[in-house]
RNA sequence: ACAAAGGUUUUCUAGGGUUCCGCUCUUCUCUUUGCAAAAGAGGUCUGGUCCGAGAGAGAACACACAAGAGAUAUCUUGUGCACACGGAGGGAGAAAAGCCCGGGAGGA
Numbered sequence: 001a002c003a004a005a006g007g008u009u010u011u012c013u014a015g016g017g018u019u020c021c022g023c024u025c026u027u028c029u030c031u032u033u034g035c036a037a038a039a040g041a042g043g044u045c046u047g048g049u050c051c052g053a054g055a056g057a058g059a060a061c062a063c064a065c066a067a068g069a070g071a072u073a074u075c076u077u078g079u080g081c082a083c084a085c086g087g088a089g090g091g092a093g094a095a096a097a098g099c100c101c102g103g104g105a106g107g108a
Base pairs, nucleotide, nucleotide: 007061008060009059010058011057012056015051016050020048021047022045023042024041025040026039027038029036030034063080064079065078066077067076068075069074083103085106089101090100091099
């Protein structure tokens, strides 16, 4: 100076919006006068459903090493699994995001 790798699944969390539920407001209806029905608006509504991290957490599997068992296959147990600054822009289900492009561009 140049290049590569840094596993998979799942449950959550930070975070995210607004389809659905709830909530709030407005209008309106009445042999029922109740925040009861209907319509509309609001996420600048705590919430439930929902989305959700490479650089957040847990678990399982995988992988590496060691020890033991076994029949060669394999099994059991233990240990390890590090580090990680980052736009703009674009994409999606209703929509948005720490989602995806992306451990990308760039920087160190």

Background
Predicted 3D model of a 108-nucleotide RNA (Guanidine-I riboswitch aptamer) from Bacillus fonticola. Model confidence (mean pLDDT): 81 of 100. Taxonomically the source falls in Bacillus (Bacteria, Bacillati, Bacillota, Bacillaceae). It was read from a public genome assembly, where an Rfam model found it.